RNA sequence: GGAGUCGUUCAGGUGGCCGCGCUCGCCCCACUGGGGCGGGUGAGGAAAGUCCGGACUCCACCGGGCCAGGGCGCUGGGUAACACCCAGGGGGAGCGAUCCCACAGACAGUGCCACAGAAACUAGACCGCCGAUGGACGGCUUGGCCGUCACAGGCAAGGGUGAAACGGUGGUGUAAGAGACCACCAGUCGUCGUGGUGACACGGCGAGCUGGCAAACCUCGCCCGGAGCAAGGCCAAAUAGGGGGACGAACGGAGGCCCGGCCGGUCCCCGGGUAGGCCGCUUGAGGCGGGCGGUAACGCCCGUCCCAGAGGAAUGGCCACCGCCCCGAGCGCCCGUAAGGGGUUCGGGGAACAGAAUCCGGCUUAUGAACGGCUCUCGCC
Repeated sequence: GGAGUCGUUCAGGUGGCCGCGCUCGCCCCACUGGGGCGGGUGAGGAAAGUCCGGACUCCACCGGGCCAGGGCGCUGGGUAACACCCAGGGGGAGCGAUCCCACAGACAGUGCCACAGAAACUAGACCGCCGAUGGACGGCUUGGCCGUCACAGGCAAGGGUGAAACGGUGGUGUAAGAGACCACCAGUCGUCGUGGUGACACGGCGAGCUGGCAAACCUCGCCCGGAGCAAGGCCAAAUAGGGGGACGAACGGAGGCCCGGCCGGUCCCCGGGUAGGCCGCUUGAGGCGGGCGGUAACGCCCGUCCCAGAGGAAUGGCCACCGCCCCGAGCGCCCGUAAGGGGUUCGGGGAACAGAAUCCGGCUUAUGAACGGCUCUCGCC
């Protein structure tokens, strides 16, 4: 110098002008609304996706269990909790730094394994090997042996298919063969010992036990009641509707008429809901600094700070200067043997993703720049 990997930090600053939301003070118009002036304050690392976990609120429930449904699944720890984080074990990728893993059970049962292939799990033979035994034919030293055929039949070593073919190597054995048997090796299961809190590791002995899939059903273990701030609570119009009262002999209607009763009307009162308003609402598992404990995640203690809370929703625009980065050109400068690095001058350009809506902890995704650790490699001294 190149390639890579992990992590940390920032998200430009100051001033001026013009604007916006909330809030406090004063004043004005006016009557619980609008305006003026001044002050304070005003997005994020992801505010995003709404994917997990909680706080909070209401509903249900004595407590608990069962069924259904869903989630999670190595160990130890952290936490309010988690599918998150830390430390570790095991497996995998990479030369490495480092990264990835849904990492319980395939001896409970059911099921699946495309195409190809004989066969995808107790079943099977295309090429192939054999043909001991039986059969056919032939021979002979004729009652047994040899040869040929490959008919019955036997085999699964080799070839071939496939992502995957019944563990591998060597031997025994056989007609040919095969864990059929033996030795060693790899794994599995059982058992014992040692180390470790544990996952697990290492070792001894025994058993021929030896395809895969459970983000297929399922089994085992653990966890989960439902809905969500449009939660929920309070105040409360107009109109309509509901309940109660009054209208005294004297309002209207129906039935031939009258009375009672009924329906309506007028006035008053009451309660519920809607519009609207207020609360919930931001002080919190909070930020920063320091100390202590812990490998760490994190915890405890002390000090200090208050940091948007508005309603479908404000936080913006322009200019100047400074800072940062990139590109081009230059330099009688500095470091270095050099490759190169730094400094400086001029000109030009650039600054991303994005937008709080009850609030926290995570994960994931989007995205600009700077810095640092580590790894591999090339060149030079």